[in-house]
RNA sequence: GUCGCCGUAACGCCGAAUCCUGUCGGCGGCGACGGGCGGACACUUUCAGCUUUCACGGCAGGAGCGGGGGACCCAGGUAAGUGCCGUACUGCGCGCAAGCGCGGGACGGCUUGGGGUGAAGCCAUGCUCCGCAUGGCCGGGCAUCUCCAGCUCGAACCCGACAGCUCACCUCGCAGGCGUCGGAGAGGAGCAUG
Numbered sequence: 001g002u003c004g005c006c007g008u009a010a011c012g013c014c015g016a017a018u019c020c021u022g023u024c025g026g027c028g029g030c031g032a033c034g035g036g037c038g039g040a041c042a043c044u045u046u047c048a049g050c051u052u053u054c055a056c057g058g059c060a061g062g063a064g065c066g067g068g069g070g071a072c073c074c075a076g077g078u079a080a081g082u083g084c085c086g087u088a089c090u091g092c093g094c095g096c097a098a099g100c101g102c103g104g105g106a107c108g109g110c111u112u113g114g115g116g117u118g119a120a121g122c123c124a125u126g127c128u129c130c131g132c133a134u135g136g137c138c139g140g141g142c143a144u145c146u147c148c149a150g151c152u153c154g155a156a157c158c159c160g161a162c163a164g165c166u167c168a169c170c171u172c173g174c175a176g177g178c179g180u181c182g183g184a185g186a187g188g189a190g191c192a193u194g
Base pairs, nucleotide, nucleotide: 001033002032003031004030005029006028007027008026011179012178013177014176018063019062020061021060022059023058024057025056039047040046064174065173066172067171068170069169074164083110084109085108086107087106089104090103091102092101093100094099113162114159115158116157117156121137122136123135124134125133126132127131138154139153140152141151142150144186145185146184147183148182
C1' cells in the first nucleotide's frame, strides 16, 4: 500500500434534542499478499524481530419526543390597539405657475408597543443609572419518588406592528454544554444462589 473480516465504546447530568435499519466514508483490531528498515545466518536467498493505539460522521427510511400557526364555543372588549423611517404610486384642497398642505394603500427597513422558546420573573433600596450591586418573594437543577440538609442557576436568542384558547389542517426542531455519588423512608430493576 491492497484485499477480507470484526468493531466503532462503558456509567451518567442539564436539555425536546433520542432509538432502530440500510449504505458510504473515517478510525481501531486481526489475517493474507506486497513494500521499507535493520539484525542474524549465509552466499543469492532464508528467518525471529521492529513499523501502528483508539472509539466518529454523511445520506436515505422508519419510530419516538418537543415547539409554533390555526374554527365554532368560550374568553377579552364596547373600543382598547392600529409605533417610527424610506421609496415609488395615488386621492383631495390651495396656487397663474413653481410648488405647498392633508391623506390612502403597496413595497422595503427598524425596534420602543406586543408576542414566542426557555426555570430564567416580580418588588424594594442604593449607585458611577436602563445597567450594576444588595436584599426579599418566587421559579429551575443536583443518577426512581418524597422529606430534611447542602450546593448551584435565574441566561441567551427569535418574530417584526402581528398572532387569546382552538378540531381538522399547515409547519419547524431533534442542538449545545458537562462529570454526580449527604441523611431518612418508600418503591422498582438486575445478578447470584436455593
Predicted 3D model of a 194-nucleotide RNA (c-di-AMP riboswitch aptamer (ydaO/yuaA leader)). Of the family's consensus pairs, 92% are formed in the model. It matches the Rfam family "c-di-AMP riboswitch aptamer (ydaO/yuaA leader)". About the family: This family represents a conserved RNA structure found upstream of the ydaO and yuaA genes in Bacillus subtilis and related genes in other bacteria. Model confidence (mean pLDDT): 75 of 100.